[in-house]
Context: one part of a larger RNA
RNA sequence: UUGGGCGUAAAGCGUGUGUAGGCGGUUUAUUAAGUCUGAUGUGAAAUCCCCCGGCUCAACCGGGGAGGGUCAUUGGAAACUGGUAAACUUGAGUACGGUAGAGGCAAGUGGAAUUCCAUGUGUAGCGGUAAAAUGCGUAGAUAUAUGGAGGAACACCAGUGGCGAAGGCGGCUUGCUGGGCCGGAACUGACGCUGAGACACGAAAGCGUGGGGAGCAAACAGGAUUAGAUACCCUGGUAGUCCACGCCGUAAACGAUGGGUACUAAGUGUUGGCAGAGAUGUCAGUGCUGUAGUUAACGCAUUAAGUACCCCGCCUGGGGAGUACGGUCGCAAGACUGAAACUC
Numbered sequence: 001u002u003g004g005g006c007g008u009a010a011a012g013c014g015u016g017u018g019u020a021g022g023c024g025g026u027u028u029a030u031u032a033a034g035u036c037u038g039a040u041g042u043g044a045a046a047u048c049c050c051c052c053g054g055c056u057c058a059a060c061c062g063g064g065g066a067g068g069g070u071c072a073u074u075g076g077a078a079a080c081u082g083g084u085a086a087a088c089u090u091g092a093g094u095a096c097g098g099u100a101g102a103g104g105c106a107a108g109u110g111g112a113a114u115u116c117c118a119u120g121u122g123u124a125g126c127g128g129u130a131a132a133a134u135g136c137g138u139a140g141a142u143a144u145a146u147g148g149a150g151g152a153a154c155a156c157c158a159g160u161g162g163c164g165a166a167g168g169c170g171g172c173u174u175g176c177u178g179g180g181c182c183g184g185a186a187c188u189g190a191c192g193c194u195g196a197g198a199c200a201c202g203a204a205a206g207c208g209u210g211g212g213g214a215g216c217a218a219a220c221a222g223g224a225u226u227a228g229a230u231a232c233c234c235u236g237g238u239a240g241u242c243c244a245c246g247c248c249g250u251a252a253a254c255g256a257u258g259g260g261u262a263c264u265a266a267g268u269g270u271u272g273g274c275a276g277a278g279a280u281g282u283c284a285g286u287g288c289u290g291u292a293g294u295u296a297a298c299g300c301a302u303u304a305a306g307u308a309c310c311c312c313g314c315c316u317g318g319g320g321a322g323u324a325c326g327g328u329c330g331c332a333a334g335a336c337u338g339a340a341a342c343u344c
């Protein structure tokens, strides 16, 4: 490479926007690049294949024929693909009327709780554990009451509920702002799908500068436990966790399931529209059960892992190894790309 694959065996990029490229709805006309076909030229000889002949046979040799092409030139066909021209509305989009939502950003604001500070009451314990001890407390703690400070998170509502491309998003109010869904069908008229590179976003931890610091808490210290205990348990506690700006670019970034379109039994719950008096119907989502089918099995099953097509990514025995070397990026940590020897 061919072939076969990618939920769990190796394998779907963390996610999107989008360039080139690949693929692409309906109708008519035209063209003839692809496609099909005829002729001519050429495709040296030898070789290979078929027939005939010569060495006594054969190998070998001689003669004749056939075959061989992403080939060139020229003539023709026009269904399909492509090109050109014109048109269409069902794909896609715009406008209009509604609608749900923790979608995003900024500003403001609220109560509960923890901690700390001040003052009052009050007296010997508190705290913690399996049990203890370290620790706090007669310099008056714990408890309780009032007042104050400050930071962080938002109980109930809350829901296999909602929104977002993913990461993710939850007190309340205001401002700015993105997307979705539904309805009727006014407008554009294939404007579409995918997407190598590229660009953007991207939890937590970590990094830089400056703030902030209540609680929690790597590191660290002490007390226990234990043969030991660099742990699990307890008392403390610094980075960090929070904010602003800038980096990092990784996760079991998971549905371990790339995106799009079409088709294919039923039953049941639920969210948002629309229609309906209701029963119910319909569109878009989100769950469960389940037939056909599929699967190695488990399972999946109109939210497919079924049946097909289009495009991208990825896999090719285990270890060595996501290592080495080189390169690119980064302040660093490191990230991305990514072998081989050897070995089983």
Base pairs, nucleotide, nucleotide: 004315005314006313007298008297012312014201015200016199017198021194022193023192025088026087027086028085029084030083031082033081034080035077036076037075038074039073040072041071042069049065050064051063052062053061054060091191092188093187094186096183097182098181099180103177104176105175106174107173108172109171110154115149116148117147118146119145120144121143125136126135162169163168206247207246208245209244210243211242215241216240220236221235222234223233258311259310260309261308262307263306266289267288268287269286270285271284272283273282274281275280293300294299317344318343319342326337327336328335329334
Small-subunit ribosomal RNA, central domain from a Mycoplasmatota bacterium, 344 nucleotides, folded computationally. The source organism's lineage runs through Bacteria, Bacillati and Mycoplasmatota.